Notes
A computed fold for a 1461-nucleotide RNA from a metagenome, annotated as small-subunit ribosomal RNA. The coordinates come from a structure-prediction model, not an experiment, and the mean pLDDT is 85.
RNA sequence: AGAGUUUGAUCCUGGCUCAGAACGAACGCUGGCGGCGUGGAUUAGGCAUGCAAGUCGAACGAACCUGGCUUGCCAGGUUAGUGGCGUAAGGGUGAGGAACGCGUGGGUAAUUUACCUCUGGCUUGGGGAUAUCCUGCCGAAAGGCGGGUUAAUACCGAAUAACAUUGUUUUAUCUCCUGAUAGAACAAUCAAAGCUCGCAAGGGCGGCUGAAGAUAAACCCGCGCUCUAUCAGCUUGUUGGUGGGGUAACGGCCUACCAAGGCUAUGACGGAUAGCUGAUCUGAGAGGAUGACCAGCCACACUGGGACUGAGACACUGCCCAGACUCCUACGGGAGGCUGCAGUCGAGAAUCUUCCCCAAUGGGCGAAAGCCCGAGGGAGCGACGCCGCGUGAGGGAUGAAGAUCUUCGGAUUGUAAACCUCUGUCACCCCGGAUGAAUAAUGACAGUACGGGGAGAGGAAGCUCCGGCUAACUACGUGCCAGCAGCCGCGGUAAUACGUAGGGAGCAAGCGUUGUUCGGAAUUACUGGGCGUAAAGGGUGUGUAGGUGGGUAUAUAAGCCCUAAGUGAAAUCCUUCGGCUCAACCGAAGAACUGCUUGGGGAACUGUAUAUCUUGAGUCCAGGAGAAGAGAGUAGAAUUCUCAGUGUAGCGGUGAAAUGCGUAGAUAUUGAGAAGAAUACCAGCGGUGAAAACGACUCUCUAUCCUGACACUGACACUGAAACACGAAAGCUAGGGGAGCAAAUGGGAUUAGAUACCCCAGUAGUCCUAGCUGUAAACGAUGUGCACUUGGUGUGUUUCGAAAGAGGCGUGCCGAAGCUAACGCGUUAAGUGCACCGCCUGGGGACUACGGCCGCAAGGCUAAAACUCAAAGGAAUUGACGGGGACCCGCACAAGCGGUGGAGCAUGUGGUUUAAUACGACGCAACGCGUAGAACCUUACCAGGGUUUGACAUGCUAGUGGUACCUCGGUGGAAACACUGAGGGACUCUUCGGAGAGCUAGCACAGGUGUUGCAUGGCUGUCGUCAGCUCGUGUCGUGAGAUGUUGGGUUAAGUCCCGCAACGAGCGCAACCCUUAUCAUUAGUUACCCUGACUUUGUCAGGGGCCUCUAGUGAGACUGCCCCGUAGAACGGGGAGGAAGGUGGGGAUGACGUCAAGUCAUCAUGGCCCUUACGCCCUGGGCUACACACGUGCUACAAUCCCUACUACAAUGGGUCGCAAUACCGCGAGGUGGAGCCAAUCCUAAAAAGUAGGGUCAGUUCGGAUCGGAGUCUGCAACUCGACUCCGUGAAGUUGGAAUCGCUAGUAAUGGCGCAUCAGCUACGGCGCCGUGAAUACGUUCCCGGGUCUUGUACACACCGCCCGUCACGUCACCCGAGUUGAUUGUACCCGAAGUUCUGCCUUAGGUGGACCCACGGUGUGAUCGGUAAGGAGGACGAAGUCGUAACAAGGUAGCCGUAC
Repeated sequence: AGAGUUUGAUCCUGGCUCAGAACGAACGCUGGCGGCGUGGAUUAGGCAUGCAAGUCGAACGAACCUGGCUUGCCAGGUUAGUGGCGUAAGGGUGAGGAACGCGUGGGUAAUUUACCUCUGGCUUGGGGAUAUCCUGCCGAAAGGCGGGUUAAUACCGAAUAACAUUGUUUUAUCUCCUGAUAGAACAAUCAAAGCUCGCAAGGGCGGCUGAAGAUAAACCCGCGCUCUAUCAGCUUGUUGGUGGGGUAACGGCCUACCAAGGCUAUGACGGAUAGCUGAUCUGAGAGGAUGACCAGCCACACUGGGACUGAGACACUGCCCAGACUCCUACGGGAGGCUGCAGUCGAGAAUCUUCCCCAAUGGGCGAAAGCCCGAGGGAGCGACGCCGCGUGAGGGAUGAAGAUCUUCGGAUUGUAAACCUCUGUCACCCCGGAUGAAUAAUGACAGUACGGGGAGAGGAAGCUCCGGCUAACUACGUGCCAGCAGCCGCGGUAAUACGUAGGGAGCAAGCGUUGUUCGGAAUUACUGGGCGUAAAGGGUGUGUAGGUGGGUAUAUAAGCCCUAAGUGAAAUCCUUCGGCUCAACCGAAGAACUGCUUGGGGAACUGUAUAUCUUGAGUCCAGGAGAAGAGAGUAGAAUUCUCAGUGUAGCGGUGAAAUGCGUAGAUAUUGAGAAGAAUACCAGCGGUGAAAACGACUCUCUAUCCUGACACUGACACUGAAACACGAAAGCUAGGGGAGCAAAUGGGAUUAGAUACCCCAGUAGUCCUAGCUGUAAACGAUGUGCACUUGGUGUGUUUCGAAAGAGGCGUGCCGAAGCUAACGCGUUAAGUGCACCGCCUGGGGACUACGGCCGCAAGGCUAAAACUCAAAGGAAUUGACGGGGACCCGCACAAGCGGUGGAGCAUGUGGUUUAAUACGACGCAACGCGUAGAACCUUACCAGGGUUUGACAUGCUAGUGGUACCUCGGUGGAAACACUGAGGGACUCUUCGGAGAGCUAGCACAGGUGUUGCAUGGCUGUCGUCAGCUCGUGUCGUGAGAUGUUGGGUUAAGUCCCGCAACGAGCGCAACCCUUAUCAUUAGUUACCCUGACUUUGUCAGGGGCCUCUAGUGAGACUGCCCCGUAGAACGGGGAGGAAGGUGGGGAUGACGUCAAGUCAUCAUGGCCCUUACGCCCUGGGCUACACACGUGCUACAAUCCCUACUACAAUGGGUCGCAAUACCGCGAGGUGGAGCCAAUCCUAAAAAGUAGGGUCAGUUCGGAUCGGAGUCUGCAACUCGACUCCGUGAAGUUGGAAUCGCUAGUAAUGGCGCAUCAGCUACGGCGCCGUGAAUACGUUCCCGGGUCUUGUACACACCGCCCGUCACGUCACCCGAGUUGAUUGUACCCGAAGUUCUGCCUUAGGUGGACCCACGGUGUGAUCGGUAAGGAGGACGAAGUCGUAACAAGGUAGCCGUAC
């Protein structure tokens, strides 16, 4: 000192959270020792038991005991009583109290003070009682009553007495007002007690009365001390006076009378909360929070009231009364008060021993000895805190074992252990043994601290954490489960985040958690924040209090500064020194206590007082501008209506319509009239006004502003809570008015619906008068005033000026510095300063509730909390998207040609069915797809039968030596397989031991088309052969990012050119590759040509290299040439030449990436799962099912056709387990047979088209499904379930709805041929080949897809996005609520205990009445705050629900604010 968290990313705003320190703590796990501290914070709840205040015989009388004896005396002791002092201290607690209660500083000239100190005077002489005791009686007890005896330092008279008090007169000094002090004269009044020591003298202790001091107390005053205005008015002893009373004393303290005052926005009164302080914690400080222990003060003592005694109390362990509670009781009556020390119960998360001692310190009494003291000194319990110590030290690598991980090699735990050598702190045992005592005695602590000796590594380590923040990582288990979590967030089968283990990190006798406080938080900002858009400027002005205020001079000294004195208790904090072995702890000294008071001094600034000035402000004069306001009047255009004319069938309205109006004459048009409202053009980021707002013209009245200039006043100023005034629209009240428009409402449309948008009507209202309301996105989202700070350019008005131009006041734009998170602002500031006001402090709840004020109402102003979330937001960036814009492309549309969708069949899919109908693929980009061949096999599915080291691989162990292997059998069986017989019959190397190979048995393991394509590799599809995707350096920006890549042209193309803060580069494009089109050249067999022979087809022989062809090598095309256009460019258009012309046609080639796209069933592969089965073998079945739906195809519906006959021209291919000719047989499929060919040679092989004849528009000589029969071929086998042939049969179908597909040239369309797979085939599929061979493209408005730029955005999983409200369900808190029930409190009245005061009477140390006041209690009526409640209202949250789609894009009607319905 900061960090995490809003976003795809960024900057900012802003909240939430964390890391620190602390605690009278509690809880969890763990726990060795000691020192010093500390420990009922909750129920000021109730308390058993013991103790916590007594003492004095030197005040007094008695009784008893002991001792001495001189037997009635003495001495000592004990007990109760009288009397004195003490019991008001010490100790406890914090309920109450917001107060002179506390703190601080003063005052008393308004006071008291026992004991103590000092200093005067006095202490004379009498009297009558009473307790104890004796006796009688009452009562259960507590206790009480009567009679009798007795003493005092108890009580009562008397005497004396001033320096005391009071009164009168008077002098001096002083002073803070009333006065104080000192003195004089006279008068009046008030005292007392004795005891003891001593032979005595005398001493000591007392007593009374004065004075002084000390101590303690009382009262008064200044200042300071929580929250609340949703508490704004309070007060009748109240404020003051006079008389009286009372007190130690002033005083309404009390009382009678008089007056009517007193307090309050600087917060009275009320409510809530709270003991205050020194200090403690935190913090850099300023502050904030707290008030345990220790210390000072206050208050209280079961609750409430009261007085008595006393120096002192309204009294913690005193009294009286009332009340609640507890206890005793003989039921009549009594007793009690732990908030003293221990202890107990209760409630609580939670807080100790019914201990020892008066040895020390200190208190009470006493002459003293002494007695008493739960004050105090100690010990005990609790890791509650702080501090200290220990749990060992050194060596020790085979890097042991074990554990964990592993890539199986090893790594880690780890010098850690073992082992060796040592040490002895603490604890333990033995011995000694204090200081604390000031002494002659006296030590609870304590046989403690401490010292010496001994034994022995022995008795002594845990807790939390390890995803980021935050130091520390792996394995297994689990599988959105269990769980974690301070925030962000982890967990849905590979979790460093859950649980466990290993390892690691941190702290350590503790460690974590929870709670609380401060900090971080500049997140209440004095130090030290903000308000255009993030929360935040009041709608605007006038103006009161308040705050602030121009120049000069003088005075003053309140603020301010300097200095001195007093005080600021001690303790604490800090510094230094010292004492416990150190430390904690303790002691001493110093500093500090930032404060208050008083004296002295200063005079710059502020204040105050006085005087003066003119520049701030204002007044007068001249002129000017303007939709500034109010009232009265006037005008024209338009609209609607009425009347009249012309005129006829429509008008009107919309996207399209309809409702509506119109033949009773509309709309249109002409004329006349009426009414109300608003004022076109001018008109302008022009003007005026404080804002709201103001727009035809004229007049009257009123106000402001500006310019100029002389004079005048002389700070008169600025701002502005409260208050007052104004204040759009809507709305309200009353009365008018009402043309047009138009909430509501009605109708018509639209729509799934349409309480809307559109249309036709239409009422309040809009207008006027008088009043109310008081709000708006009342916005420049920007308070008012003053001053200062570069400029440019418009515009309104004005002054000077001939003009140019300059100045003032306004109003706009662009921009400098500067500011800002950015956008932006920028002399009209959001810059730089000053003055004052208002406002903000996360989002929601909430412009809400309750209360108050205002209002006729609607409602307005003021304005919370519970609860809930971790965000909500601002600006900008990159994308994506838009029923936004611009440009461009594509068989995208359009223009064409042919199809699909209808039929039958084939095939695939869904669905259904089934024992099984195996699996995958699902918009484009699944569906004649994987499958280039399911009868068995394939085969993965089903049923059944079998098998278990296995159908297959490797290794190990053991066995086997006529074993492996081959042939032929037998039995069972569907086969696999099981059992069994006969025969044949081996191998390689050898060191002759054996080894290898084989087989059998066993062990490791094999095997899996089981799962996860969302763990993966590889491969593939798609956008898309679209033109894009990026990088380096530089520059710009706080940054994400931008620039480059945008712009102007151009292209098929980010293709190229030009320009440019960019310059270059890469992957893509293009080219290089293959093929095709032309030519040349090389090479000619099986191809080609020529010649000859034979018998013409053809064959053979010879020859050729011209052509065709074959296949190698080359050439050729590059906008190269010409013209035009364009920017002297790129490029485009045209032309020439050329086989080919502008990438010639086709192919291969697929950028960065997207779709968690597809594939674990091609293969590979991590994890998981099965292991006599999810493996393997076999037979049979199934993948071929069939109410149905869809996709892809074939064949057709016919005459551009069909049938029959005849007859030319191809190309790609394939062929020895093969293709097969000629020939023969069969109607045919085919059969027999086999020439030739391992292929430019032979075969497949017939090309289809074409020509001729027939058919003549029909369900046909179209079409061929379906079915029957007979066959052929393949194959172990055609039943389920093959293809083909022949004969017969002859279905639907007559060109196909909505919709939809392909194609731009050798293309579509159409015709046939070949091949792969393959025994055969369901091929009409796929892949190729050649033949014939078109039409159309104006064009880019629209549909779809794509590219670039731009714009908006609340989207970023990116529009298949986001998101709003009702309803339904659940949970939670709050509000209202008929009421009901508590607490607190006011007020009126009733009752009125004890008691003070006053007073009457009597038999007078007393008794008994009365009066005022008054606690508790009661009756009535209010207020405030709670609890609870049928029901009601909204709110928040919730994985999934219902209805719509309001907002975000022009969100599909731009959105939003106020108001009404």